[in-house]
A computed fold for a 73-nucleotide RNA from Prevotella sp., annotated as transfer RNA.
Model confidence (mean pLDDT): 80 of 100.

RNA sequence: GCUUCAAUAGUCCAGUUGGCAGAACGGUUCACUUGUAAUGAACAGGUCGCAGGUUCGAGUCCUGCUUGAAGCU
Numbered sequence: 001g002c003u004u005c006a007a008u009a010g011u012c013c014a015g016u017u018g019g020c021a022g023a024a025c026g027g028u029u030c031a032c033u034u035g036u037a038a039u040g041a042a043c044a045g046g047u048c049g050c051a052g053g054u055u056c057g058a059g060u061c062c063u064g065c066u067u068g069a070a071g072c073u
Stems, first nucleotide, its partner, number of pairs: 001072007010025002013022001019056001027043005049065005
């Protein structure tokens, strides 16, 4: 230098056909307990890497950029 893949909650990840952004773990509060753990319930937490484009509508499609991984030279 070229090719491919990935980037979504604090962490690991889903989101399959473009139509309300989610699960698990973690966090907070409450219940339970003599107390803690465990268990149960509720709640909070997101510029979907960045910037544009297409569209009535974009996490999803297109372009560029950034970062990371793998391969080739």
Background: The sequence is in RNAcentral, with records from ENA. Rfam family: tRNA.